[in-house]
RNA sequence: AGAGUUUGAUUCUGGCUCAGAAUGAACGCUGGCGGCGUGCUUAACACAUGCAAGUCGAACGAGAAAUUUCCCGCUUGCGGGAGAGAGUAAAGUGGCGCACGGGUGAGUAACGCGUGGGUAAUCUACCUUCGAAUCCGGAACAACAUUGCGAAAGCGAUGCUAAUACCGGAUAAUAUUUUAGUUUCUUCGGGAAUUGAGAUCAAAGACGGCCUCUGCUUGCAAGCUGUUGUUUGAAGAUGAGUCCGCGUACCAUUAGCUAGUUGGUGAGGUAACGGCUCACCAAGGCUGCGAUGGUUAGCUGGUCUGAGAGGAUGAUCAGCCACACUGGAACUGACACACGGUCCAGACUCCUACGGGAGGCAGCAGUGAGGAAUUUUGCGCAAUGGGGGAAACCCUGACGCAGCAACGCCGCGUGAGUGAUGAAGGCCCUUGGGUCGUAAAGCUCUGUCAAGUGGGAAGAAAUGGCCAACGGUUAAUACCCGCAGGUUUUGACGGUACCACUGAAGGAAGCACCGGCUAACUCCGUGCCAGCAGCCGCGGUAAUACGGGGGGUGCAAGCGUUAUCCGGAAUCACUAGGCGUAAAGGGUAAGUAGGCGGAAGCGAAAGUCAGAUGUUAAAGGCACCGGCUCAACCGAUGUACGGCAUUUGAAACUUCGUUUCUAGAGUAAGGUGGGGGAAGAUGGAAUUCCUGGUGUAGCGGUGGAAUGCGCAGAUAUCAGGAAGAACACCAGUGGCGAAGGCGAUCUUCUAUACCAUUACUGACGCUCAAUUACGAAGGUGUGGGUAUCGAACAGGAUUAGAUACCCUGGUAGUCCACACAGUAAACGAUAUACACUAGGUGUUGGGAGAGAUGAUCCUUCAGUGCCGUAAGCUAACGCGUUAAGUGUAUCGCCUGGGGAGUACGAUCGGCUAGGUUAAAACUCAAAGGAAUUGACGGGGGCCCGCACAAGCGGUGGAGCAUGUGGUUUAAUUCGAUGCAACGCGAAGAACCUUACCUGGACUUGACAUCCUGAGAAACCUGUAUAGAUACCGGGGUGCCCUUUCGGGGGAGCCCGGAGACAGGUGCUGCAUGGCUGUCGUCAGCUCGUGUCGUGAGAUGUUGGGUUAAGUCCCGCAACGAGCGCAACCCCUGUCUCUAGUUACCAGCAUUAAGUUGGGGACUCUAGAGAUACUGCCCCGGUCAACGGGGAGGAAGGUGGGGAUGACGUCAAGUCCUCAUGGCCUUUAUAUCCAGGGCUACACACGUGCUACAAUGGGUUGUACAAAGGGUCGCAAACUCGCGAGGGUGAGCUAAUCCCAAAAACCAACCCAUAGUUCGGAUUGGAGUCUGCAACUCGACUCCAUGAAGCUGGAAUCGCUAGUAAUCGUGGAUCAGCAUGCCACGGUGAAUACGUUCCCGGGCCUUGUACACACCGCCCGUCACACCAUGAGAGUUGGUUGUACCAGAAGUUGUUGGGCCAACCUGUAAGGGAGGCAGGCACCUAAGGUAUGGCUGAU
Repeated sequence: AGAGUUUGAUUCUGGCUCAGAAUGAACGCUGGCGGCGUGCUUAACACAUGCAAGUCGAACGAGAAAUUUCCCGCUUGCGGGAGAGAGUAAAGUGGCGCACGGGUGAGUAACGCGUGGGUAAUCUACCUUCGAAUCCGGAACAACAUUGCGAAAGCGAUGCUAAUACCGGAUAAUAUUUUAGUUUCUUCGGGAAUUGAGAUCAAAGACGGCCUCUGCUUGCAAGCUGUUGUUUGAAGAUGAGUCCGCGUACCAUUAGCUAGUUGGUGAGGUAACGGCUCACCAAGGCUGCGAUGGUUAGCUGGUCUGAGAGGAUGAUCAGCCACACUGGAACUGACACACGGUCCAGACUCCUACGGGAGGCAGCAGUGAGGAAUUUUGCGCAAUGGGGGAAACCCUGACGCAGCAACGCCGCGUGAGUGAUGAAGGCCCUUGGGUCGUAAAGCUCUGUCAAGUGGGAAGAAAUGGCCAACGGUUAAUACCCGCAGGUUUUGACGGUACCACUGAAGGAAGCACCGGCUAACUCCGUGCCAGCAGCCGCGGUAAUACGGGGGGUGCAAGCGUUAUCCGGAAUCACUAGGCGUAAAGGGUAAGUAGGCGGAAGCGAAAGUCAGAUGUUAAAGGCACCGGCUCAACCGAUGUACGGCAUUUGAAACUUCGUUUCUAGAGUAAGGUGGGGGAAGAUGGAAUUCCUGGUGUAGCGGUGGAAUGCGCAGAUAUCAGGAAGAACACCAGUGGCGAAGGCGAUCUUCUAUACCAUUACUGACGCUCAAUUACGAAGGUGUGGGUAUCGAACAGGAUUAGAUACCCUGGUAGUCCACACAGUAAACGAUAUACACUAGGUGUUGGGAGAGAUGAUCCUUCAGUGCCGUAAGCUAACGCGUUAAGUGUAUCGCCUGGGGAGUACGAUCGGCUAGGUUAAAACUCAAAGGAAUUGACGGGGGCCCGCACAAGCGGUGGAGCAUGUGGUUUAAUUCGAUGCAACGCGAAGAACCUUACCUGGACUUGACAUCCUGAGAAACCUGUAUAGAUACCGGGGUGCCCUUUCGGGGGAGCCCGGAGACAGGUGCUGCAUGGCUGUCGUCAGCUCGUGUCGUGAGAUGUUGGGUUAAGUCCCGCAACGAGCGCAACCCCUGUCUCUAGUUACCAGCAUUAAGUUGGGGACUCUAGAGAUACUGCCCCGGUCAACGGGGAGGAAGGUGGGGAUGACGUCAAGUCCUCAUGGCCUUUAUAUCCAGGGCUACACACGUGCUACAAUGGGUUGUACAAAGGGUCGCAAACUCGCGAGGGUGAGCUAAUCCCAAAAACCAACCCAUAGUUCGGAUUGGAGUCUGCAACUCGACUCCAUGAAGCUGGAAUCGCUAGUAAUCGUGGAUCAGCAUGCCACGGUGAAUACGUUCCCGGGCCUUGUACACACCGCCCGUCACACCAUGAGAGUUGGUUGUACCAGAAGUUGUUGGGCCAACCUGUAAGGGAGGCAGGCACCUAAGGUAUGGCUGAU
């Protein structure tokens, strides 16, 4: 620091996702040790049990027992007394504490918290300092004793008693208060100090010591003295209360809230200010800088993250607040409205004798429940701290420790060195090997941790006790206090840390991942199954993505997953984003609050800047140093930025005040322009209607029609009239207006803009939430009007349908007036204002100048257009002085797509339609902008092709042949399926072929290689059988090497045996090679360098011409090149040369015959060459390419054919030609054999043959080819047969012989339009040939038979010249079988105007939401299931308001007829003062009734 993901690719926008760090975590797998931390985030749910707050006898009264010693009665033992235990335990009065410490975060959006101030508006027990005082009395109540009630808890009655408990009195101040002064401070309210006078208010003792003074006898008391306590005052410290400035979550789909409310006066109350409370008076107070309401939440130091700014968070530690089962209340007290106190109400739990009682773990442990989830009912007060005490000491679940948990951080270990035969084994393999891997084993070492044995700390210093020097106090050497020094006591952890020794490599490694992001690859299994997945996405038989193995990568006592937060995300943008088309400028204007604002001077000092002071607790963080062996952890020291407050200064800028200015803005005077607005009046053309005339059969309408109108007289035409609406030409990217918008003419009223020159005002300005006004069309209301047009509606067409497009009608509406509505692609998809930044060229209005004051030119303001790579901006397109450039000011708006501009709520509108504001659940990984290359278009332009057209002949109808589908079958083997399968693989299925079926056999095999044993191989014969096969007999020993002649070895062949293996026309052509088809013999397909573009890409290859052609020429940011085209190759057409047998024969000889001699001329054969190149001429064309015409020539513009098939497309075809991966099979899917099948047959299709006849058929006669084949062959001639053919067989290994007759043609005769002398199917009979064998199932011949068919519907095919058509011939395959295929020649046409249309193709261009590319993409309804949500008659919770009822405990007030120790009075009885119970009143919690709001579930 980035990466993946939208596309065929690109760029941008934009979301989603990942890599990092972190956690009080949980879960899965695994787990050696130690240190330091941390540990109910959920139910503020309920709690068994134990402990968590007591202490003081030096405040007080009273006061046991066990046990034990002694004595007595008397001794088994029991009883009594005294002492110790002991002034102890337990209980009580009293004091202090219990308001601290500990827990939790429910509530609280608040002066609750943070920060900084105020308190002149306050309090403060214990503590410290400084003063003063501590006098005299009194009456009770607990405990206790007796007794009553009750199950218990507990509650009484009577009697006794003490105090530092309670009460009265005295004294008293600088206390409190009243009043009169003085000084000083002040926020002007008052405060502080001080001088007088009046009134009021105190107390308590306890413990120790000593006799100096007094009393009595040593000693004690008074007394003195010390300590401590008590009372009162002043001050300090500490703590608390209270007030204020600033900061402190979200929602406006919460906009108004408030009657003690806001203020005043007075009173009450409080420690204290205050509506805190009350009475009266006034009507205020808060709020867009967000009141009120709702939701959520303890706040902070800090913590996590981040470069920072920020964001999230508030466990542990620390500060503050709040709470203590829920709600309310007070009491006590210095402090509470009180966690382990009280009272009441409620819920719950427990006890009960049913009458009544008890309780509150959000203290520490622990239990249940909830939950993914969080520990021991431990030890100790040794340390630190707290309470009480004079102290010892007691208490302390605070705390210190230990236990449990990998929950986190940190540290250590699980060994180190050497060791190659690269062991065994695993895995992979191209079978060679590679890898795990120096890894192991082996050898040599070390000893951390763990284990065992032994030793063994620091944490301890105080207090206290004892000894003791000194000082203070005092009369005192006493006591007491203070303090050096010495000694002694105390350890939960814990026999722990640590150290030493012993033996021993021994006891100690896992987890996740390995397609990309992201480091790390292979095998097997599985087969869109099982599964994975954070995103993209894997899996449909070769998965580096699933599961397992091997290997590897990463981290490591942990590793992964899940959850959450920050980051990346500049994806809410303060730092630091945007709004023409991606989401986003409000429809427009006026304008309030707000924000911002021209020039100069002076002043102030709020912002700003600088300095100082205080504070910002500690901890944390950072730097440095130190302590645990290091680290984590802990300790010490130190600092910065920033915030707040106070204060001192500065004055540039902003601000404020003031004085000026004129450049912004405005006003007046002079001109100009305009469809600017409103009202009124007028006009002509057109349309329709009405009346009349002329006139007759149609009109109208359409692609074509029909509905419609018309003989009751239309349309047409003439004249007259009526009505409403709109204003041709002018008219123009021309004008005006803020926008919407505005168009005949005239008048009136009215507003704005521009130009030029002066004068005046003096910043008066810009932008604008809220608000107000305007606002097309359509729509609504009321009333008019209604000619045209015309939603709805009706009819006619079209169509599969046609609720449409087209036609005929036609209502609202369109028009006017007055209201409403308030939206548009209200668009320049571009907010307003101002300033700056090259130009060119039009046009509108005004001005200055030049000019014949003409045309026009030049210039300057204000508009309105175009062009533009000036620059700049932009993702690109594009914008470019009319900015989308560069800046300033202000407003509005955006934050992935869908859901949705929807729901709910609110609001607006008279109503309606609706408008405005505006979510969420759910769902997807995209949606989108611009540009690129293709493909496509019933888009455009240009061009080509037997593509159409023009022609000729066919197919489709018949019969047959052949192939296919289908059906059938034991099997009808398999493949090919639009063009581009279907006389195709198959150039030839009777057996074989053959792959199929039935049956019979066989298992190292029919075939290959290796090993071993035996044998020569071969050949002949027989038996059984359907055959394969099995068995028997005969015969036989070769070749090479060696030899001791017995033999041994080898090659080849056969037989037997064992296993490696063979075999497969079994599957996958979607795993493949090779080959082939097709687009298409179409003219295309690309590259290098350069240039342009952010890039995909473009350019070149486009353009103008031309061509069969990307063929060539010209031009051009391109220049070149490659694969294709063409040419080179073959055949053919002309000629020349060479050669002359088997071919040829002009002349010579010869023959029946080129038969023979001869010839080398001709034909022909087969070799080498020549020829044609737009070369020549004319014309056109750009002086080009090229085209048109012509000459010559055998041939003329590629002469005609063939071979030749670019980059690629179709997952095209073929695993059954061959090759081949993988899978399957192995007594079978292999192999052999016999028979059958591939030849079936209601049917459908393709390709052909033969015909339907007279351009013909039959008979007879008679010409002319080419190219082939032939020894397992072709076969002449002769002969037999009607014939197929048979017999015999010359010749020929072929320019020699044979197949071999060419046929159509031509000549003659017959047939006369008919199912025929056409046609030949079918069938019967008889034969021939091939072959082991013609039944299933061959071909041919003869005789007989003589079917359909009389030119073929829709539709469709081929062909442009030696072509179509027609005629025959040959060959391959092959024993035989050809209407098929391949080839050959003979005869030999017609037509092409032309490119509109059909099909296919090429180039350019355009649109695109397509890219699997139009056989694309994609929209809506419906059906079923499920998910989420709205509404819903209702049902049921929560919360909150209002009105009322009722009202516990309690405070306060009032009353107090009942009751009462202290004080006063009184001899007494009593009375007084003062109080208590009780009653009443106000307030008030829970509760209830009624009625609303909000919100949840259903």